RNA sequence: ACGCUGGCGGAGUGCUUUAGACAUGCAAGUCGUACGAGAAAGCCGACUUCGGUUGGUUAGACGAGUGGCGCACGGGUGAGUAACGCGUGGGUAAUCUGCCCUCGAGUCUGGGGUAACCCCGGGAAACUGGAGCUAAUACCGGAUAAGACCACGGGAACUUUGGAUCCAGCGAGAAAAGGUGGCCUCUUCUUGAAAGCUAUCGCCCGUCGAUGAGCCUGCGUACCAUUAGCUUGUUGGUGGGGUAACGGCUCACCAAGGCGUCGAUCAGUAGCUGGUCUGAGAGGAUGAUCAGCCACACUGGAACUGAGACACGGUCCAGACUCCUACGGGAGGCAGCAGUCAGGAAUAUUGGACAAUGGGGGAAACCCUGAUCCAGCAACUCCGCGUGAGGGAUGAAGGCCCUAGGGUCGUAAACCUCUGUCGGGGAGAAAAGAUGGCGUAACGGUGAAUAAUCCGUGCGUCUGACGGUAUCUCCAAAGGAAGGACCGGCUAACUCCGUGCCAGCAGCCGCGGUAAUACGGAGGGUCCAAGCGUUGUUCGGAAUUAUUGGGCGUAAAGCGAGUGUAGGCGGCUAGGUAAGUCGGGUGUGAAAGCCCUGGGCUCAACCCAGGAAUUGCAUUCGAAACUGCUUGGCUAGAGUCCCGGAGAGGAUGGCGGAAUUCCAGGUGUAAGGGUAACUGACGCUGAGGCUCGAAAGCGUGGGGAGCGAACAGGAUUAGAUACCCUGGUAGUCCACGCCGUAAACGUUGAGUGCUCGUCGUAGUGGGUAUUGACCCCUGCUGUGACCAAGCUAACGCUAGAAGCACUCCGCCUGGGGAGUACGGUCGCAAGACUAAAACUCAAAGGAAUUGACGGGGGCCCGCACAAGCGGUGGAGCAUGUGGUUUAAUUCGAAGCAACGCGCAGAACCUUACCUGGGCUUGACAUCCACGGAACCUCUUCGAAAAGAGAGGGUGCCUUCGGGAACCGUGAGACAGGUGCUGCAUGGCUGUCGUCAGCUCGUGUCGUGAGGUGUUGGGUUAAGUCCCGCAACGAGCGCAACCCCUAUCAUUAGUUGCCAUCAGUUCGGCUGGGCACUCUAUUGGGACUGCCGGUGUUAAACCGGAGGAAGGUGGGGACGACGUCAAGUCCUCAUGGCCUUUAUAUCCAGGGCUACUCACGUGCUACAAUGGUCGGUACAGAGGGUCGCAAAGCCGCGAGGUGGAGCCAAUCCCACAAAGCCGGCCUCAGUUCGGAUUGGAGUCUGCAAUUCGACUCCAUGAAGGCGGAAUCGCUAGUAAUCGCGGAUCAGCAUGCCGCGGUGAAUACGUUCCCGGGCCUUGUACACACCGCCCGUCACACCAUGAAAGCUGGUUGAACCAGAAGUCGAUGACCUAACCUUCGGGAGGGAAUCGCCCAAGGUAUGACUGGUGAUUGGGGUGAAGUCGUAACAAGGUAGCCGUAGGGGAACCUGCGGCUGGAUCACCUCCUUU
Repeated sequence: ACGCUGGCGGAGUGCUUUAGACAUGCAAGUCGUACGAGAAAGCCGACUUCGGUUGGUUAGACGAGUGGCGCACGGGUGAGUAACGCGUGGGUAAUCUGCCCUCGAGUCUGGGGUAACCCCGGGAAACUGGAGCUAAUACCGGAUAAGACCACGGGAACUUUGGAUCCAGCGAGAAAAGGUGGCCUCUUCUUGAAAGCUAUCGCCCGUCGAUGAGCCUGCGUACCAUUAGCUUGUUGGUGGGGUAACGGCUCACCAAGGCGUCGAUCAGUAGCUGGUCUGAGAGGAUGAUCAGCCACACUGGAACUGAGACACGGUCCAGACUCCUACGGGAGGCAGCAGUCAGGAAUAUUGGACAAUGGGGGAAACCCUGAUCCAGCAACUCCGCGUGAGGGAUGAAGGCCCUAGGGUCGUAAACCUCUGUCGGGGAGAAAAGAUGGCGUAACGGUGAAUAAUCCGUGCGUCUGACGGUAUCUCCAAAGGAAGGACCGGCUAACUCCGUGCCAGCAGCCGCGGUAAUACGGAGGGUCCAAGCGUUGUUCGGAAUUAUUGGGCGUAAAGCGAGUGUAGGCGGCUAGGUAAGUCGGGUGUGAAAGCCCUGGGCUCAACCCAGGAAUUGCAUUCGAAACUGCUUGGCUAGAGUCCCGGAGAGGAUGGCGGAAUUCCAGGUGUAAGGGUAACUGACGCUGAGGCUCGAAAGCGUGGGGAGCGAACAGGAUUAGAUACCCUGGUAGUCCACGCCGUAAACGUUGAGUGCUCGUCGUAGUGGGUAUUGACCCCUGCUGUGACCAAGCUAACGCUAGAAGCACUCCGCCUGGGGAGUACGGUCGCAAGACUAAAACUCAAAGGAAUUGACGGGGGCCCGCACAAGCGGUGGAGCAUGUGGUUUAAUUCGAAGCAACGCGCAGAACCUUACCUGGGCUUGACAUCCACGGAACCUCUUCGAAAAGAGAGGGUGCCUUCGGGAACCGUGAGACAGGUGCUGCAUGGCUGUCGUCAGCUCGUGUCGUGAGGUGUUGGGUUAAGUCCCGCAACGAGCGCAACCCCUAUCAUUAGUUGCCAUCAGUUCGGCUGGGCACUCUAUUGGGACUGCCGGUGUUAAACCGGAGGAAGGUGGGGACGACGUCAAGUCCUCAUGGCCUUUAUAUCCAGGGCUACUCACGUGCUACAAUGGUCGGUACAGAGGGUCGCAAAGCCGCGAGGUGGAGCCAAUCCCACAAAGCCGGCCUCAGUUCGGAUUGGAGUCUGCAAUUCGACUCCAUGAAGGCGGAAUCGCUAGUAAUCGCGGAUCAGCAUGCCGCGGUGAAUACGUUCCCGGGCCUUGUACACACCGCCCGUCACACCAUGAAAGCUGGUUGAACCAGAAGUCGAUGACCUAACCUUCGGGAGGGAAUCGCCCAAGGUAUGACUGGUGAUUGGGGUGAAGUCGUAACAAGGUAGCCGUAGGGGAACCUGCGGCUGGAUCACCUCCUUU
């Protein structure tokens, strides 16, 4: 300030914006005791035509004028000013000061004019010209005068040697004004006055003071270096002038200085301070009200007057603007108080009074005062008070919520009893703010004085804007007085409804996509309260600019390296000094404010008094440890010899020689070391400066083998401006000159000191012993690997510190924009250095953790590969899917883990789809009423459903009321939905995966996320077990327990069996038996138990024995934590939504069976290991009463007939087939193969056309073993052969089971796929189906460049020159003085000159606005092109540079690791 709301009082405050423009009124006058003239106005009288005219009156009042004082104060504003402007402390011996105070001395004598006034004019006005008269405290001459001032020289003390003070002397020389009151003692006229005297107010000269002012000066006083050079009156001197005063203030001459990185100059911003706000403080921000200073007064310039101004309500000039005008000319300045307009988010009354305080004038009364004191307006701020108090549970009604029980608003209300603050009404009483003026009485001073004047006291009288206001008393009445924001976290306060990424919220995080404590409403609650919120601003929190009090290995941050200037810092010791430092004193640090104490308003805010404080500055006295300065000394820091000789060092030239490497001998330089002879702090760091500085690049001239940007060709690829290959120019090399940058890195500035240890290595010393140090011991320096303390966010660093300290320098302050733009400097260029802002985001980043992932690594497993066997992919058919078609081809399933899947069986039904026909409480459930038993038969219409009609029929229970079941009609509650959402869900299921994993408790480690355990060594099918171990235990998984099967035993013996015995129809048929098989039950058995070996004395593995079976014997069931928003709303259940004469329901017909095509899964084959014909053998497991059905008979056959038997170890389905024996076929589209088609039939069923299965006859297609690719299987398995069952009226190549015959191969784990563990990298965490880069296209935003266009500020040059000061001139004019009367002196107008404002011309600089076009940047919905980066990111990445390319980028050269992986070498640690 705005929004909502608003009871009272007190104290404050109130244009922050346009220093924009202003109507109207007021804001500075006063003095008659300075002066002249006078009578406008008043009063009295007369006259009157009622308009006026006229006479008088007093100085009570005073319009105009001369003169004095004031107007320079008070009041306003903050434009300008970065400055001696302000603050603080000094100086003025370089100064002034009206009114006021003190002291001294005066106030004598003359003169001439001029306003007013009158007369005549000009002009619209403003105003003004001429002539005449007049006064003064106006003006002028003369006298007098000092210690003032000026000149001259002298003395004394002082001194910064420049001066200045004091003392006396001489010369020259400047003044005045009177007014008023009183008196008559003296003098003169003599009512009484004058001179005079007296009082008082003035005036003049000088002096002291006070007050105020001027000037000078130390220190302090914001920002930009993308402003680095500025200056000619500039710096100084001498001499004039000027000023109150110093001074280049000004002028002439002379000299050439002065300022500046300790920031000059320029540009931008700004009044400064006491203080105010904030802060623990240090600080930061600010400069309203109040107070001090400054500046300004429409804009610019100038002076006059004056004590004081270059003057807010004065003058002159110029300019802009406004107004008046008779067009000739004039007037004006609210940033005084009110007020108006404009601007703005926004700021008040055209009020009252001089009663108080103060100011001006006056002798005074008094006058003036928008200063001031008051009132009005505004919740604008601060403070205080109130809106009631006590009781009151049927916890009322009502609202809201609810698990429907209740809870809550809530003692809240109602109701009862009280009180009366505040407001309002009425009545009454009533302060303080008053001093002072006048009158009077007495006293004191001056005076001659009883005048007059001054001081104090008493008495009387008069004076209050506020205002009958504060305050007090009485009357009545709970009556008139509560809102605002918030309720997801931060942050106190929670529920319901509505809405459905909509509407909206939001300070940050974020909320809203149908269950929103976050949106809107409601109920409830929380916090404040006459206020509450929002917005803005400042400080705080922010140690987030770090002095107090931060950092720089990886987060932002160490210059690429050095040298060195200024600067900063600096060893030991002694003396001196006293600048810093420390202590005491003095002065100052205005008042107000803050703080403390006390007091006054009822309290408080507020006000008053006193104190403290004011951390500062100046000055003085003292101290001398430290720093500084100075003098002397020292050697620990730092530095240094001399002589001689040599050499494989460096440079140049010559000669020779492939280069290179190794060895030997010699020399003894740099460096290092020793000794301690010398110097004696000479040191450290280092802003600028200077030097050097990889690669690339540039210039000139050479050179050019190899390599090799660019380029060309070939490959690769969807493309390939790349990676790969073949060539190849610049370049790479040399000389000279530029460039000056790199991941120029240890991402770690330099120097000094200190702080545990271990092990290497290089150089160089010492010691010991020795002939001899190569070893052994021990130092120093460098360079490595670990590690303690300490540090660190962690990683890590650790004497070569990133530890502990000191000194100096550089650098950092969220990401992007951007190391970019602009400007500047450098460069031949490329470019380098310096270096922003707008805008945009809420992150960007570091280290570490857990996962996931990698075209990273290691170990291990699996029919994963390999080794094999058989298939698929080719053919025909079956079946499912896609697609297409259709009125409909219902729906779902979609990589593995959809596709012979849901469907264990679509002709109708099923059926959900389509067409058509019906129905609406409904096909189905519950409730109600009425009627009827139910039900059955027939006729008619229709495709049926449905409709119409006719007939038959009277049941069960009963307490006789009726009831149960069923049917029909009617009304409504409701039914119904295979409608949607599997991304709202339950349940169920798939999958990783029968993979070996997934977790917890306690402890412990880590700041923490987390780790450990679960890792490691072995072993296993297994996180199976053992050992080790800061872990110890435990759980879900593994295994085992369960079922089937292999062996034995027990029990039992029909429907099973038949060894023995008997009979027999020869069939276990019968008696008999239960031994065997078998069936069923219950048990045993196998456990690495035993032996040997290996292994760590372990776990375990290998081999063996025994055994039916041997190392989980074989098979099954069993599926951890979790993943896939996996599947299913069409099995079922279910939230929500949708539908209700339809998306429900009934019926008929059709469709799900379509058919160019594609795919999956299968069947049958392609034949001789076969086909076909004949004969012949051996199963298991199942099913059967709406059923399986035998024998017999008929049919070629499907089948028909028939009906025994069987509710099943009894009967039936039911002949198993491959096999075996024998015959034929003889390699061909066949005696292979059977599709397709024609004909004829059978069966099921209401019905076989769309659309069933089967049989017979005939037909006899493709197909000769299958491309790329791909699937299954490790033993009773694959392969092959048949049999059964579920579904089912009928329909099986599918599915689920069963048995028969019965193989091959596995060296092995390199590779493909999947998985487990460990490790590594990561910019991923929706977790690689991840993340992410750049061009291009579109939209918007801010910004740079730009031909220009247009403003502002400013420099320098020139022109111009108003007003005005100063100077010169002054022919013209001229009162005072002089005069010899002619004139002179003096003054003025006028003219000229210097300076100079506005203005103008041409030209620069800086800074805004705008600008076609253009450059990049940022942000946007799911756009386009590629895939650059993150994993070894698929060519490791990045840095610098150069070239190339749509783009990310690629390539060359040099560099870095902030690269993964493998191998090797070396070293370290532990034992």